Predicted 3D model of a 72-nucleotide RNA (transfer RNA) from a Bacteroidales bacterium. Lineage of the source: Bacteria > Pseudomonadati > Bacteroidota > Bacteroidia > Bacteroidales. Model confidence (mean pLDDT): 82 of 100. Its Rfam family is "tRNA". Rfam classes the family as a transfer RNA.
[in-house]
RNA sequence: GCUCGAUUCGUCUAACGGUUAGGACAAGAGAUUCUCAAUCUCUAAAUAGGAGUUCGAUUCUCCUAUCGAGUA
Numbered sequence: 001g002c003u004c005g006a007u008u009c010g011u012c013u014a015a016c017g018g019u020u021a022g023g024a025c026a027a028g029a030g031a032u033u034c035u036c037a038a039u040c041u042c043u044a045a046a047u048a049g050g051a052g053u054u055c056g057a058u059u060c061u062c063c064u065a066u067c068g069a070g071u072a
Stems, first nucleotide, its partner, number of pairs: 001071007010025004018055001027043005048064005
């Protein structure tokens, strides 16, 4: 250089083109407790960036960026 793949809350991980973008851990608040821990309840938090197709895109296409694998 070429080919292929990956990128979603702080972390990990789901999501037939029609979801309020779900779950676990972590965080915050409350309950409980003499205190801590544990337990229970609640809350906030995300689709790498930009275009295109579509009535509608996390999902399909293209470009860019980063990372990984393969290859003479």